[in-house]
């Protein structure tokens, strides 16, 4: 340099182009317990990497840039 894949919550990951983007873990509060742990209930947490485009509607499709991984040279 060229090709392919990936980027969504603090972490690991979901989400046919269609309702207010969800789950587990972590954290916080409460229940339970003599206390802790386990368990149960609840809560907090998001510019969906940046920008632009297509569309009635984009996390999803297109373009470009940035970052990461793999392969070829």
């Nucleotide at each position: 340099g060229c090709g392919c894949c990936c980027g969504u919550a603090g972490c690991u990951c979901a989400a046919c182009g269609g309702a207010u983007a969800g789950a587990g873990c972590c954290g916080c509060c409460g229940g339970u317990u003599u206390c802790u742990a386990c368990c149960c209930g609840g809560c907090u947490g998001g510019u969906u990497g940046g920008g632009g485009g297509u569309u009635c509607g984009a996390g999803u499709c297109c373009c470009u840039c940035c970052g990461g991984g793999c392969g070829c040279a």